The part of an RNA shown here (small-subunit ribosomal RNA, 3' major domain) has 476 nucleotides and comes from Lachnoanaerobaculum saburreum. Lineage of the source: Bacteria > Bacillota > Clostridia > Lachnospiraceae > Lachnoanaerobaculum. Rfam family: Bacterial small subunit ribosomal RNA. Rfam links the family to the GO terms ribosome and structural constituent of ribosome. Model confidence (mean pLDDT): 81 of 100.
Context: one part of a larger RNA
RNA sequence: UGACGGGGACCCGCACAAGCGGUGGAGCAUGUGGUUUAAUUCGAAGCAACGCGAAGAACCUUACCAAAUCUUGACAUACUCUUGAAUAGUUUUGUAAUGAGACUAGACCUUCGGGACAAGGGAUACAGGUGGUGCAUGGUUGUCGUCAGCUCGUGUCGUGAGAUGUUGGGUUAAGUCCCGCAACGAGCGCAACCCUUGUCGUCAGUAGCCAGCAGUAAGAUGGGCACUCUGACGAGACAGCCGGAGAUAAUCCGGAGGAAGGUGGGGAUGACGUCAAAUCAUCAUGCCCCUUAUGAUUUGGGCUACACACGUGCUACAAUGGCGUAAACAAAGUGAAGCAAAGCCGCGAGGCCAAGCAAAUCACAAAAAUAACGUCUCAGUUCGGAUUGUAGUCUGCAACUCGACUAUAUGAAGCUGGAAUCGCUAGUAAUCGCAGAUCAGAAUGCUGCGGUGAAUACGUUCCCGGGUCUUGUACA
Numbered sequence: 001u002g003a004c005g006g007g008g009a010c011c012c013g014c015a016c017a018a019g020c021g022g023u024g025g026a027g028c029a030u031g032u033g034g035u036u037u038a039a040u041u042c043g044a045a046g047c048a049a050c051g052c053g054a055a056g057a058a059c060c061u062u063a064c065c066a067a068a069u070c071u072u073g074a075c076a077u078a079c080u081c082u083u084g085a086a087u088a089g090u091u092u093u094g095u096a097a098u099g100a101g102a103c104u105a106g107a108c109c110u111u112c113g114g115g116a117c118a119a120g121g122g123a124u125a126c127a128g129g130u131g132g133u134g135c136a137u138g139g140u141u142g143u144c145g146u147c148a149g150c151u152c153g154u155g156u157c158g159u160g161a162g163a164u165g166u167u168g169g170g171u172u173a174a175g176u177c178c179c180g181c182a183a184c185g186a187g188c189g190c191a192a193c194c195c196u197u198g199u200c201g202u203c204a205g206u207a208g209c210c211a212g213c214a215g216u217a218a219g220a221u222g223g224g225c226a227c228u229c230u231g232a233c234g235a236g237a238c239a240g241c242c243g244g245a246g247a248u249a250a251u252c253c254g255g256a257g258g259a260a261g262g263u264g265g266g267g268a269u270g271a272c273g274u275c276a277a278a279u280c281a282u283c284a285u286g287c288c289c290c291u292u293a294u295g296a297u298u299u300g301g302g303c304u305a306c307a308c309a310c311g312u313g314c315u316a317c318a319a320u321g322g323c324g325u326a327a328a329c330a331a332a333g334u335g336a337a338g339c340a341a342a343g344c345c346g347c348g349a350g351g352c353c354a355a356g357c358a359a360a361u362c363a364c365a366a367a368a369a370u371a372a373c374g375u376c377u378c379a380g381u382u383c384g385g386a387u388u389g390u391a392g393u394c395u396g397c398a399a400c401u402c403g404a405c406u407a408u409a410u411g412a413a414g415c416u417g418g419a420a421u422c423g424c425u426a427g428u429a430a431u432c433g434c435a436g437a438u439c440a441g442a443a444u445g446c447u448g449c450g451g452u453g454a455a456u457a458c459g460u461u462c463c464c465g466g467g468u469c470u471u472g473u474a475c476a
Base pairs, nucleotide, nucleotide: 001476002475003473004472005471007470008469009468010467011466012465013464015460016459019424020423021422022421023420026315027314028313029312030311031310032309033308034306035305042053043052064301065300066299067298068297069296070295073126077125078124079122080121081120082119083118084117087105088104089103090102091101092100093099108115109114128290129289131288132287133286137284138283139279140278141277142275144273149188150187151186152185153184154183155164156163157162168179169178170177194267195266196265197264199235200234201233202232203231204230205229208225209224210223213222214221238261241255242254243253244252245251317417321376322375323374324373325372327370333364334363335362338357339356343352344351345350383414388409389408390407391406392405393404394403430452431451432450433449434448435447436446
């Protein structure tokens, strides 16, 4: 100087407390461990691994296993020989499959040697490796933590390591600001500048809107751009005004006006560093290793196994509910190898036909919870839906291993969950649906969107984490 303390002082955080809802019990989904297996590819491991890499494993993906093939190679550059444009299409044959062959269409420059491009043969340099090492690395990322810290120059003090500044008195979300001071200044962080949301104005008015006029089944149309909305530019909030507290300061408390008040709400933004933290399987890369194989191709299988254990979720156990009937109100997105209306067929998944739309124009699209009426009357039930039988639909070469969905029948556990443990302070929790990425198909996951919409916070003694000062030290 740091680090540590079941030392001290001060302060903060859904850290506790006060509340609300969960997890832990059940069934299922999903990830992991373990076990099994020819293989169940690999990585991630307290917080900070475990719905994580994976924004989507039937083939492919795929890295794993079995079998069958190739060896200058699936891919790159270079030499040489032969043939032919490249390329596209048709067809025969064979295999489990990669494969092998035939035919057709089809051409640019030229000094007529050839070039360019492609296929095949040959030789060698080489290719190739999701093989190892994240404890050789770059890059990227997590974490403490959006915590308020981390440093430097000059000066001063100290033999020196170092100190000072950065401590102190106040104050703040903040090393934020004020005052004081052997310090005076400065940098990276904080804040602001950026995006979004909340109010108003100006400009603009179609594909959006409709107050008044005409008109209708319908903002369909004439008309209009006031309103809504869209989107470009501005205004607006600054402790600016008033009162009080305070050192007349910084700032704090209350009030007015205001759409908004003390950082208005949300996001992006992550200092010096810590964990030899994670990643050689995104990529790049040193060294080591393989080179008729640890490379490459193909078929089939596996990653989907199942006594069990754990994590994360979904659905429930019901009456604040289930079911039925007929009604209402969103936002944000997506659409051409696409979204698909209307109509017809089917109990339905869906099918047939097909309008419109590269979309403020058309479509996906029905929002659901909710409200109204009816029914059930506390029961393992009209709760709950697992499991299984049968018959189907769709995608796709192909749903056996191993897809989703539909109809019908079946109707398991479960009556609110031990010890323990998690989230959340407001348009939040809880609850309700909608969309998107990935994607042929395949979400209870993820990322967004809106609808309905609470309770509680006395307080900081205690638990956890963090910051500042100080003190002790068997630590460096």